Predicted 3D model of a 344-nucleotide part of an RNA (small-subunit ribosomal RNA, central domain) from Goniochloridales sp.
The full RNA is in RNAcentral, with records from ENA.
The prediction has a mean pLDDT of 86.
It is recorded under the gene name rns.
Rfam family: Bacterial small subunit ribosomal RNA.
Context: one part of a larger RNA
């Protein structure tokens, strides 16, 4: 390579958009390009194959014979693919009209609880913390209670196996702007589709740069405990950070450890959003069981890990190692790509 695979054994790219490429509805017709068949040519020699001969045999050598994909030419076939043309819409995709739901995104404003701090008042000895202590705060009046103010961050209940989003993710209220989805009707376009190497965009947290902000929490750090020790777990403090703006970083057990798309394949019970309606049923999303089938088993099961097709990514024993080197990217941290020796 082939073959076989990728939920958990090695293996699905973090996600989407999209270029090339691959692939792709129905009908009629066309070309004869792929395809198939036949004939001819070519397919050097050596090697290989067949049958002999020669060295004592063999290897070896010589003679003879055969085979072969591929390529070229000619003839024929017309199912499928391809090329060109025309047309279709019950179905793929999109547009239109009318409804619907939503923590989808961006910006601005506003609200009420709570924590903390500050001021004043009341009051007078403790408070805090723990398994128990202590560090710590407090007669310079703490803690508690009341009133007022400041400031930052997050939005109890509703809340759900619930909703939305491509993923990351998204939760107080209001307004503006923006995007997607579903249902119903069928009016329009007429295959415009799917996937997608490179490429582009987005991408939690932490981290980085500059400037703000800083209530609570809290790496580092300090102290108190614990302990044989305690560089920890527990406690008292506490700085980066967490928040905002702009620009980087580009990684996660980025997980459904399950790529995207299309079609097909029993049932039961709930739930979400629509529609029809009288019962009941149709479509969309989310769950819990389960049949056939699949699976090494666990389990999966119309949201498949079932039955098939199209396209992409990836795997090929463990360690060495996601390391070294090189290249590209980055301010850096580092990221992406990515071995070998050696060893079992």
């Nucleotide at each position: 390579c082939u073959g076989g695979g990728c939920g958990u054994a090695a293996a699905g790219g973090g996600u989407c958009c999209g270029u090339a490429g691959g692939u792709a509805g129905u009908a009629u017709u066309u070309u004869a390009u792929g395809u198939u068949a036949a004939a001819g040519g070519u397919g050097a020699a050596a090697a290989a194959u067949u049958a002999a001969a020669g060295c004592u045999u063999a290897a070896c050598u010589u003679u003879u014979u055969u085979a072969a994909a591929g390529c070229c030419u000619u003839u024929a076939a017309a199912a499928c693919g391809u090329u060109g043309a025309u047309a279709c819409u019950u179905c793929g995709a999109g547009u239109u009209u009318g409804a619907a739901a939503g923590g989808a995104g961006a910006u601005a404003g506003c609200a009420g609880a709570a924590u903390u701090u500050c001021a004043c008042a009341u009051g007078g000895a403790g408070g805090g913390g723990u398994g128990a202590u202590a560090u710590c705060c407090u007669u310079a009046g703490a803690g508690a209670u009341g009133u007022g103010a400041a400031g930052g961050a997050a939005u109890a209940c509703c809340a759900g196996a619930g909703g939305c989003g491509a993923a990351g993710g998204c939760g107080g209220c209001u307004a503006u702007c923006u995007a997607g989805u579903u249902c119903a009707a069928u009016a329009c376009u007429g295959a415009c589709g799917c996937u997608g190497a490179g490429g582009g965009a987005c991408g939690a947290a932490a981290g980085c740069a500059u400037g703000g902000g800083g209530a609570g929490c809290a790496a580092a750090c300090a102290g108190g405990a614990u302990u044989a020790g305690a560089g920890a777990c527990c406690c008292u403090g506490g700085u980066a950070g967490u928040c905002c703006a702009u620009g980087c970083c580009c990684u996660a057990a980025a997980a459904u450890a399950u790529g995207a798309g299309u079609g097909c394949u029993c049932g039961u019970g709930c739930u979400u959003a629509g529609g029809a309606u009288u019962u009941u049923u149709c479509u969309u999303g989310g769950c819990a069981c389960u049949a056939a089938g699949c699976u090494a088993a666990c389990g999966c099961u119309u949201u498949a890990a079932g039955c098939a097709c199209u396209c992409c990514g990836c795997c090929u024993g463990g360690g060495g190692a996601g390391u070294a080197c090189g290249a590209c990217c980055g301010c850096a941290a580092g990221g992406u790509u990515g071995g070998a020796a050696c060893u079992c």